[in-house]
């Protein structure tokens, strides 16, 4: 330099043939216990890497750009 994949909640990820965002773990609260842990119920938490475009509507499609990982080449 070229190619590919990936970037979504605190963490690991799903959702990606457009319809308004979820799971597990973690956190917090309740129940239970003499107490803790475990178990169980619930709550909060993200404008989807960034900026534009298309559309009635974009995490999803298009363009640009940043980052991570891997491969190729001198």
């Nucleotide at each position: 330099g070229c190619c590919a994949a990936c970037c979504u909640a605190g963490c690991u990820c799903a959702g990606c043939c457009g319809g308004u965002a979820g799971a597990g773990c973690a956190a917090c609260a309740g129940u239970u216990u003499c107490g803790u842990a475990a178990a169980u119920u619930g709550u909060a938490g993200g404008u989807c890497g960034u900026g534009g475009g298309u559309u009635c509507g974009a995490a999803u499609c298009c363009c640009a750009u940043g980052g991570u990982u891997g491969g190729c080449u001198c």
Notes:
A computed fold for a 74-nucleotide RNA from Chitinophaga japonensis, annotated as transfer RNA. Taxonomically the source falls in Chitinophaga (Bacteria, Bacteroidota, Chitinophagia, Chitinophagaceae). The prediction has a mean pLDDT of 83. It matches the Rfam family "tRNA". The family's RNA type in Rfam is transfer RNA.